[in-house]
Context: one part of a larger RNA
RNA sequence: CUGGGCGUAAAGCGUGCGCAGGCUGUUUUGUAAGUUGGUAGUUAAAUUCUCGAGCUCAACUCGAGGCCUGCUAUCAAUACUGCAAGACUAGAGUAUUGGAGAAGAUAGUGGAAUUCCUAGUGUAGAGGUGAAAUUCAUAGAUAUUAGGAGGAACACCAGAAGCGAAAGCGACUAUCUGGCCAAAAACUGACGCUGUUGCACGAAGGCGUGGGGAGCAAACAGGAUUAGAUACCCUGGUAGUCCACGCAGUAAACGAUGAGUGCUAGGUGUUGGGACUAAGGUCUCGGUGCCGUAGCUAACGCGUUAAGCACUCCGCCUGAAGAGUACGGUCGCAAGAUUAAAACUC
Numbered sequence: 001c002u003g004g005g006c007g008u009a010a011a012g013c014g015u016g017c018g019c020a021g022g023c024u025g026u027u028u029u030g031u032a033a034g035u036u037g038g039u040a041g042u043u044a045a046a047u048u049c050u051c052g053a054g055c056u057c058a059a060c061u062c063g064a065g066g067c068c069u070g071c072u073a074u075c076a077a078u079a080c081u082g083c084a085a086g087a088c089u090a091g092a093g094u095a096u097u098g099g100a101g102a103a104g105a106u107a108g109u110g111g112a113a114u115u116c117c118u119a120g121u122g123u124a125g126a127g128g129u130g131a132a133a134u135u136c137a138u139a140g141a142u143a144u145u146a147g148g149a150g151g152a153a154c155a156c157c158a159g160a161a162g163c164g165a166a167a168g169c170g171a172c173u174a175u176c177u178g179g180c181c182a183a184a185a186a187c188u189g190a191c192g193c194u195g196u197u198g199c200a201c202g203a204a205g206g207c208g209u210g211g212g213g214a215g216c217a218a219a220c221a222g223g224a225u226u227a228g229a230u231a232c233c234c235u236g237g238u239a240g241u242c243c244a245c246g247c248a249g250u251a252a253a254c255g256a257u258g259a260g261u262g263c264u265a266g267g268u269g270u271u272g273g274g275a276c277u278a279a280g281g282u283c284u285c286g287g288u289g290c291c292g293u294a295g296c297u298a299a300c301g302c303g304u305u306a307a308g309c310a311c312u313c314c315g316c317c318u319g320a321a322g323a324g325u326a327c328g329g330u331c332g333c334a335a336g337a338u339u340a341a342a343a344c345u346c
Stems, first nucleotide, its partner, number of pairs: 004317003007300002012314001014201004021194003025088007033081002035077008049065006091191001092188003096183004103177007110154001115149007125136002162169002206247006215241002220236004258313006266291011295302002319346002328339004
C1' cells in the first nucleotide's frame, strides 16, 4: 500500500464558521487531457521461463521462441471523468404571506423569602442533635407587629414541552439582534457538501484589576462522634459564588453515537404550521418521545431522530502498564493547557 474498525471492547475533535483540498444534479454540442484499441520505434546482452540440441547423464554450453507488464510518436474510438460553450429546475438560495419559542444583548420594573438595622408588645429561654455541646439571650434573645437597608435567586405556571451550533437558556416590560417552521410557487439557475491549517464560541472551578457582598460556603476555628476522626453531624466562618473588563480553554463538554445526501413496514403520544371535513376525525410538512418490521449487532440493544442499505468529506484507533507522563516546541500572569515518546516489565 491493500485491508479492518470507532454506542458499551482501543477509537467521533466540546461546538460552529470557513480558505486550500477532496467530492459534486439533469441535458446538448464541441474537444480528446485522463480512459480504451491499433500501428511503429525503443525497452543492450547475459540471466529467468518454454521448446529443442551438444558434452555418456547432470551441472554447464548452444539455438529458437517468449518475456522486458514501461516510455515515445502516431492513427482511431467517445461510454465515463476532465475542459470549453449553451440550456434546465428536482439540490441550494432570494422575495411574498403567515407562525411558535426559557435564542442572544442592553435598560428599567416587581412580589415572596433569608439576613441586618430602628421602634412597639412581651419574658426566659432560644437554637441545634441520634443524644448533646460549642453558639445566642435579663445590656431583653426566640416569638410577634410596623418601618427601613441591601444582595442574590425568580415558587406556582412546568410538560417525555419549547429555543439554541454546542456550552446553555425560566419573574415582568421595552428597545435592538440572530436563527427556525409552514403555505404558495414569483425570481436566481448548481450558486452545493465536507473541511487539514486557521478563526470564533465554549459549564463549573481558577487567575488579574476595580466594585459588590444578603444567603450559601472550600480553607480555617470550635463543639460532638470515635480506639483515633486532619471526616461524616453541629455552631461559626474567609476566599468564592454576584457585576464590569481582561485571561484561562478544560468536563462522564454524553446520545459515551462527526457532518451531508438518498433509499428501507408500521403503531402510539406530544409540539409548531397547513389542507380537507359528515366536526368523530383524515391527510401532509417540520421537531420531540415510546414500542416495533425488515435488516444489523458478540450480546445488550439500534431500528425513517439507525447502530439498517449505500455514497462523499473530515477526525480518530492498532495488546496492558510505563503515560496522556518525560524531554522539546507552542500558548498562559500563574495554575496549567496542547502537541507527545522511550527504556524497563508482563
The part of an RNA shown here (small-subunit ribosomal RNA, central domain) has 346 nucleotides and comes from a metagenome. The prediction has a mean pLDDT of 88.